RNAcentral holds the full RNA, with entries from ENA. A computed fold for a 533-nucleotide part of an RNA from Maribacter spongiicola, annotated as large-subunit ribosomal RNA, domain I.
Context: one part of a larger RNA
RNA sequence: GGCGUAUGGGGAAUGCCUAGGCUCUCAGAGGCGAAGAAGGACGUGAUAAGCUGCGAAAAGCUACGGGGAUCGGCACACACGAUAUGAUCCGUAGAUAUCCGAAUGGGGCAACCCGGCAUAUUGAAGAUAUGUCAUGGCGCAAGCCAAGCAAACCCGGGGAACUGAAACAUCUAAGUACCCGGAGGAGGAGAAAACAAAAGUGAUUCCGAUAGUAGCGGCGAGCGAAAUCGGAUUAGUCCAAACCGUACAUGUUCCGGCAUGUGCGGGGUUGUAGGACCACGAUAUUCGACAUGUAAUGAACUAGAACGCUUUGGAAAUAGCGACCAUAGAGGGUGAUAGUCCCGUAUAGGCAAAGAGCAUUUAGAUAGUGGUAUCCUGAGUAGUGCGGGGCACGUGAAACCCUGUAUGAAUCCGGCGGGACCAUCCGCCAAGACUAAAUACUCCUGAGAGACCGAUAGUGAACCAGUACCGUGAGGGAAAGGUGAAAAGAACCGUGAAUAACGGAGUGAAAUAGAUCCUGAAACCAUACGCUU
Numbered sequence: 001g002g003c004g005u006a007u008g009g010g011g012a013a014u015g016c017c018u019a020g021g022c023u024c025u026c027a028g029a030g031g032c033g034a035a036g037a038a039g040g041a042c043g044u045g046a047u048a049a050g051c052u053g054c055g056a057a058a059a060g061c062u063a064c065g066g067g068g069a070u071c072g073g074c075a076c077a078c079a080c081g082a083u084a085u086g087a088u089c090c091g092u093a094g095a096u097a098u099c100c101g102a103a104u105g106g107g108g109c110a111a112c113c114c115g116g117c118a119u120a121u122u123g124a125a126g127a128u129a130u131g132u133c134a135u136g137g138c139g140c141a142a143g144c145c146a147a148g149c150a151a152a153c154c155c156g157g158g159g160a161a162c163u164g165a166a167a168c169a170u171c172u173a174a175g176u177a178c179c180c181g182g183a184g185g186a187g188g189a190g191a192a193a194a195c196a197a198a199a200g201u202g203a204u205u206c207c208g209a210u211a212g213u214a215g216c217g218g219c220g221a222g223c224g225a226a227a228u229c230g231g232a233u234u235a236g237u238c239c240a241a242a243c244c245g246u247a248c249a250u251g252u253u254c255c256g257g258c259a260u261g262u263g264c265g266g267g268g269u270u271g272u273a274g275g276a277c278c279a280c281g282a283u284a285u286u287c288g289a290c291a292u293g294u295a296a297u298g299a300a301c302u303a304g305a306a307c308g309c310u311u312u313g314g315a316a317a318u319a320g321c322g323a324c325c326a327u328a329g330a331g332g333g334u335g336a337u338a339g340u341c342c343c344g345u346a347u348a349g350g351c352a353a354a355g356a357g358c359a360u361u362u363a364g365a366u367a368g369u370g371g372u373a374u375c376c377u378g379a380g381u382a383g384u385g386c387g388g389g390g391c392a393c394g395u396g397a398a399a400c401c402c403u404g405u406a407u408g409a410a411u412c413c414g415g416c417g418g419g420a421c422c423a424u425c426c427g428c429c430a431a432g433a434c435u436a437a438a439u440a441c442u443c444c445u446g447a448g449a450g451a452c453c454g455a456u457a458g459u460g461a462a463c464c465a466g467u468a469c470c471g472u473g474a475g476g477g478a479a480a481g482g483u484g485a486a487a488a489g490a491a492c493c494g495u496g497a498a499u500a501a502c503g504g505a506g507u508g509a510a511a512u513a514g515a516u517c518c519u520g521a522a523a524c525c526a527u528a529c530g531c532u533u
Base pairs, nucleotide, nucleotide: 001532002531003530004529005528006527007526008525009524015518016482017481020453021452022450023449024448025447026446027445028444029442030441031149032148039100040099041098042055043054044053050074051073061094062093063092064091065090066089070082071081072080105114106113107112115133116132117131118130119129120128121127135146136145137144138143153184154182155181156180157179158178164171168218194201195200205232206231207230208229209228215223216222236434237433238432239378243266244265245264246263247262248261249260250259251258252257271412273377274376275375276374277371278370279369280368286365287364291360292359293358294357297354301349302348303347307322308321309320310319323340324339325329331343332342333341383407384406385405386404387403388402389401390400393419414429415428416427417426418425469476470475489517492504493503494502495501
C1' cells in the first nucleotide's frame, strides 16, 4: 500500500406520515363601487419586530340570540386584569371606519402639499374645528345616473405571424393569438318575405346521428355542410300605419269652421291575407304586476344508543373471554388497530333576518260573424352596376346574406324565395321591436368524491411565497416539512478562558429520539484487528 471484518464520522437517499395541492360531482352565489370599491400606506397591544385582526370608538364598541367556565390571537413566560351581575367564544343586525386609491375643491414624485365658501370659537386674524366645493349625461328645478375594479364564460369592432403545403405566392395556421368596446348571471339567437318537394313541417338554442357524406380546394395541403331522424327544453308577444279624439302651433276664413304640422290618448298588428271602414252581435273566457295572509325552507346551537375483565406492553384501541347498541358499523381523535372512551354520525328539535310556493283582492290585459266601394300594411328601402366581405362554397354555372360607391322600384290585380336564368307549381310577407327554458363558465361559499400527488412529487408557493434574491424596467423567481405519547427540552456536579464543547447525573419505552433532533442507503473519511505485498 491492497483486501477483508468490526466500530464510528459524513451525507442525505429510502421507508412511513400529512398540515398542502390537483381533478371532479351536487347545491349556492354570480358581482363590488361616489353611502367611496378592488388594492394599499400608516397606525393600533402593559411589554410588540413579523403575521393575523382592527381603525384615533383602532387584537376592538352596541343590541339581540346561542352557550356555560374559563379568558386576554399566532405565542411561551412575567406583570396586570376580565368573568355565574354569565366573560372569552359562536350567529345575526348595527356603530366606528385615519390617509392614498375611480379619487372627485386645486395641485402632486400615491399614502403628501395648498385653498375658496358657510357656520362656530359672541370682535379681529398668515389660527383651529365641522360641513361643502371635480367632470360628463338627463332634467325647468329639486335631483338622478355614469365613472373604477373583478377568474372564466358571451356579443360586437379591429386583427397577425411562426407553422403546414416536405420550397413558396392563392391556400393553411385563423377570424386563432392579441388589442379595443359592451352586457349578464348567463350572453347571443328567436316567432318564417323559413324549410321542403307533388308528401309535408311549423320560432330559436343545445346534444346524438346524418358524415368525414354532398361539396369546396395551386381539385395540393387541407377545409367541410344541410335537409331529415332521435333527444333536451318549450311560449309567445308588442309597435309603425289607416281611422277616431285631444292639446298646442301655423295658415286661412263668410268668424260657423277648415287645412297642415307636432305631441299625447284610443284603435290595430297579418298571408286561408289582415286591419281601418260599414252592418250585426256581446261582456264571456283566460291571465294577472302590486298588496295582504299563510308557509316549505332557513344561523349559531340542543338532545343523541351501547363494554367490561384478563393478557402483552412505557401506553391497549391488540390478543383471549364474555356482553350490548344500531333509522347511529360515515369520519376523525385518544400513549399501537375503538360501533359501545371523546368529538361526532342516524334521527329529532331550534329560531332572527329572509322567504320559494300557495290562497285572496285589485289596477290592468285578453275574443267574434258578415260585407267589400275607398284607405293602410315599415323607401333612398328591395333591386341593379362596380369593389369587397360572409355563407363548408377560393368568382365559379354562384343562388342567398352584409355593404363602400353609383343608381333606384312596386303598393295586394302587390311583393320575396325555392342555388345562374325562364315558365309552371309550391312556400312565404322584408325594409320596426321584445321574449323564459333547454346551452357556456367558476374569482367565490358549503357538502362530498378520487384504480390523483405525497415534499426533486402535488400549485411557483404544505414552511410568514409571488417572499428572499436578480433586473434601470417590463419582468424573472427560488430553497426551505417530521424530537417525543407528553417538554417530562437535560436541575445539580466536573473539565474548560467560556454563555463553546464534552464527561457524569437526571427525564423518558427509547437520548445512536438532545433540539444540525423519525428512519438514516451510497459516495467519501477515520480507527482497531486479521491476511497479504
The coordinates come from a structure-prediction model, not an experiment, and the mean pLDDT is 81.